A computed fold for an 833-nucleotide part of an RNA from Nephroselmis olivacea, annotated as large-subunit ribosomal RNA, domain II. RNAcentral holds the full RNA, with entries from ENA and SILVA. The organism belongs to Nephroselmis, within Eukaryota.
[in-house]
Context: one part of a larger RNA
RNA sequence: GGCUCGGGACGCUGGCGGAAGGUUACUACUCGACCCGUCUUGAAACACGGACCAAGGAGUCUAACAUGUAUGCGAGCCGGUGGGCGGCAAACCCAUGAGGCGCAAGUAACCUGACUGGUGGGAGUCCGUACGGACGCACCAUCGACCGACCAUGAUCUUCUGUGAAAGGUUUGAGUACGAGUAUACCUGUUGGGACCCGAAAGAUGGUGAACUAUGCCUGAGCAGGGCGAAGCCAGAGGAAACUCUGGUGGAGGCUCGUAGCGAUACUGACGUGCAAAUCGUUCGUCAGACUUGGGUAUAGGGGCGAAAGACUAAUCGAACCAUCUAGUAGCUGGUUCCCUCCGAAGUUUCCCUCAGGAUAGCAGUUGCUUUGUCAGUUUUAUCAGGUAAAGCGAAUGAUUAGAGGCAUUGGGGAUGAAACAUCCUCGACCUAUUCUCAAACUUUAAAUAGGUAAGCUGCUCCGGUCGCUUAAUUGGACCAGGGCGAAGAAUGCGAGCAACUAGUGGGCCAUUUUUGGUAAGCAGAACUGGCGAUGCGGGAUGAACCGAAAGCUGAGUUACGGUGCCUAACUGCGCGCUAACCUAGAUCCCACAAAGGGUGUUGAUUGAUAUAGACAGCAGGACGGUGGUCAUGGAAGUCGAAAUCCGCUAAGGAGUGUGUAACAACUCACCUGCCGAAUCAAUUAGCCCCGAAAAUGGAUGGCGCUGAAGCGCGCGACCUAUACUGAGCCAUCGAGACGAGUGCGAGGUCUCGAUGAGUAGGAGGGCGUGGGGAUCAUUGCGCAGCCUGAGGCGCGAGCCUGGGUGAAAUGGUCUCUAGUGCAGAUCUUGGU
Numbered sequence: 001g002g003c004u005c006g007g008g009a010c011g012c013u014g015g016c017g018g019a020a021g022g023u024u025a026c027u028a029c030u031c032g033a034c035c036c037g038u039c040u041u042g043a044a045a046c047a048c049g050g051a052c053c054a055a056g057g058a059g060u061c062u063a064a065c066a067u068g069u070a071u072g073c074g075a076g077c078c079g080g081u082g083g084g085c086g087g088c089a090a091a092c093c094c095a096u097g098a099g100g101c102g103c104a105a106g107u108a109a110c111c112u113g114a115c116u117g118g119u120g121g122g123a124g125u126c127c128g129u130a131c132g133g134a135c136g137c138a139c140c141a142u143c144g145a146c147c148g149a150c151c152a153u154g155a156u157c158u159u160c161u162g163u164g165a166a167a168g169g170u171u172u173g174a175g176u177a178c179g180a181g182u183a184u185a186c187c188u189g190u191u192g193g194g195a196c197c198c199g200a201a202a203g204a205u206g207g208u209g210a211a212c213u214a215u216g217c218c219u220g221a222g223c224a225g226g227g228c229g230a231a232g233c234c235a236g237a238g239g240a241a242a243c244u245c246u247g248g249u250g251g252a253g254g255c256u257c258g259u260a261g262c263g264a265u266a267c268u269g270a271c272g273u274g275c276a277a278a279u280c281g282u283u284c285g286u287c288a289g290a291c292u293u294g295g296g297u298a299u300a301g302g303g304g305c306g307a308a309a310g311a312c313u314a315a316u317c318g319a320a321c322c323a324u325c326u327a328g329u330a331g332c333u334g335g336u337u338c339c340c341u342c343c344g345a346a347g348u349u350u351c352c353c354u355c356a357g358g359a360u361a362g363c364a365g366u367u368g369c370u371u372u373g374u375c376a377g378u379u380u381u382a383u384c385a386g387g388u389a390a391a392g393c394g395a396a397u398g399a400u401u402a403g404a405g406g407c408a409u410u411g412g413g414g415a416u417g418a419a420a421c422a423u424c425c426u427c428g429a430c431c432u433a434u435u436c437u438c439a440a441a442c443u444u445u446a447a448a449u450a451g452g453u454a455a456g457c458u459g460c461u462c463c464g465g466u467c468g469c470u471u472a473a474u475u476g477g478a479c480c481a482g483g484g485c486g487a488a489g490a491a492u493g494c495g496a497g498c499a500a501c502u503a504g505u506g507g508g509c510c511a512u513u514u515u516u517g518g519u520a521a522g523c524a525g526a527a528c529u530g531g532c533g534a535u536g537c538g539g540g541a542u543g544a545a546c547c548g549a550a551a552g553c554u555g556a557g558u559u560a561c562g563g564u565g566c567c568u569a570a571c572u573g574c575g576c577g578c579u580a581a582c583c584u585a586g587a588u589c590c591c592a593c594a595a596a597g598g599g600u601g602u603u604g605a606u607u608g609a610u611a612u613a614g615a616c617a618g619c620a621g622g623a624c625g626g627u628g629g630u631c632a633u634g635g636a637a638g639u640c641g642a643a644a645u646c647c648g649c650u651a652a653g654g655a656g657u658g659u660g661u662a663a664c665a666a667c668u669c670a671c672c673u674g675c676c677g678a679a680u681c682a683a684u685u686a687g688c689c690c691c692g693a694a695a696a697u698g699g700a701u702g703g704c705g706c707u708g709a710a711g712c713g714c715g716c717g718a719c720c721u722a723u724a725c726u727g728a729g730c731c732a733u734c735g736a737g738a739c740g741a742g743u744g745c746g747a748g749g750u751c752u753c754g755a756u757g758a759g760u761a762g763g764a765g766g767g768c769g770u771g772g773g774g775a776u777c778a779u780u781g782c783g784c785a786g787c788c789u790g791a792g793g794c795g796c797g798a799g800c801c802u803g804g805g806u807g808a809a810a811u812g813g814u815c816u817c818u819a820g821u822g823c824a825g826a827u828c829u830u831g832g833u
Stems, first nucleotide, its partner, number of pairs: 035050004051833006059336001061193006068186006076101003080096005105112002117143005124135004145176002147173003150169002157162001196335002199332001203325006214299009223289001225257003228253001232249007261286003266282002269280002301317001303313002338767006348361001350359003362505002364502008375493002378491002380455005390445001391443002397439003402434001404432003409429008459485004464480004469476001508532004513527005537548003552730003556726003562720003565704003571717001573716006586706001597691003601688010618675005624648003630642002654669001658667002731757009768822001770819010786806004791802004
């Protein structure tokens, strides 16, 4: 070293087993839970679309422009032309430099035509031991210069018309100030095009129709049986005659009854997915004519035709039908197709032949750039401006009640008086001091809240200088240069500032407070703030907006609002008071109602009285005299009425509170006393309760029910419960920090810490899936695609992978290019059920 045998792991593999756990399907129970899409302030809606399935189905392409990004070259950039190689095309190469954009602007035009500046802030570089100093990019702020335009000035020269130097201006430009463009590609946006898709009512041009129907003309056809009985005619009669009468005959008529025919009144009959896109039955109108009807012919769309109804003109008529312009237009309706993550609105301003719409600003997003001390929905300090609330009206203006005191003046009435600006009385005006009540367009006074400014380096301070301004003045002011000072010059919080492009919105609604109109309104219009819209969760039984609280996925603990008899999680808890409510006690913001006014229901309070010198209530006794007061009256003696309302005796008794009488009488009350023996009366006020309190299907503290409550008003504890709070794990996003290629690739990487997580319209980022082209790597008759699947797995998801069955020939991954690329809705289209 080979061969053979044996051992051997947490390795590989087969079989069997099936726990915890997972997944799928079905069943049962408990709790929650209204149907999607849509317009809308608001939809489960008695608002619209929607039976079900399959396939199709809507922001595209192009031109121009704008921003951004990427790449190439760069004061330039670019396939325009010709040529070469090549396969007749293209990629590739060479020459040339037409044309486009850029490299110069200004002005209506003639025309004229630009440069390295200063200060402040600045990344950084250099010098320096330190302190510090020098140079200072890009960019920003500011001052100056230059070019053009405009305004103003005008030396010089000059043909007297021009030229226009130097020096100006608080004017102006899309300029200069050592360049940044150009070409291609892509995203987004705007505009023109069919312009995201479907949809009119209309308009225009050219044709086709009178087989339906309207009317005219030509030529044909058709229309029982009766009735009435015009003219004319005949006969008779009468008459002098004119003529009249009677009886016949006759057969006229837009006459009559009525069949066929033509029509269509009523049943508002039948039928009403019919026999029928106008029919059937009975009834009805007309039926010798303005009748009915065949054929031919004429009239054609702003035209015809019309015994006229806007009727008819081929089931179409207040303007036919067909084709085209035409994918007409629509500020209007409807629809508009996969996923996740981050941010996240508006219904307001101004303008519009504007009010169902746009533009404009605002609100929002994305992309960035600059930078580390500026900001702030806050407070404080200082200082401003204000004329609302309140207050005031013995302050102004305006309104306004009441007396009082006045008399110079003035008006009315009156007395005296001949009269008087004579005296006196009286009512006002007026004056004075008071008094009552008020003001959006009154105010002396005058808040609170809200608002402006400031709280330092762009500062403070010292010195010097410039100036055509200023001053009597080197005085002041402005500016310039230099020296010094130098943490911070209130609090609190926090990163700030700037730019480019662009979406949606421009119907709003609700609540507390303030407020205008209105009798009021779930009415209309405003202001501040907060909500709903765009938003779920716990509570209010129910619910856009109320109360609580805003949300990634889980499990634990604790609470909010609200609750704790049962429905229903949690004390039929504790203590005090109130309430009895038979039309109908009561029971929690918004909120789903009740008032004025009453109550000897009951419980409190306040005020004023009375009371052991015996009240109140009850029972009993007295309730007198002057006096029948005066007046008035037919009468009036306490009591129809008027005025007045004393005295005596008394314990007390009104010139009388009621009943009563023709008038008296009689009774009673006020008032006094006896018995009794302790509280009593009145007014006002407030709680609960009651009355006030009537409506149409039967009905609602949410229901049951509840009475020392499970009601009302207080107090105390315990408990229940949200997606809130606390802490824990995980996911995503954002931020910060550290590490960071020795080994096959790999920075779009690894690790740590912290914060945050709602969302309609809308924006952005990252992904999934489909058809086709290119590159590359693969699968496949040992079974591709597709389809089925009570099978398994991955991903937050769109979706993907695997197993099994079926099937019988193609298919997939990655990178890249490209698009007729994703369906539940459109009274969507076609097919099927």
It matches the Rfam family "Eukaryotic large subunit ribosomal RNA". Rfam 15.1 lists 107,465 matches to the family in 2,616 species. For this family Rfam cites "Crystal structure of the ribosome at 5.5 A resolution" (Yusupov et al., Science, 2001). Gene Ontology terms of the family: ribosome and structural constituent of ribosome.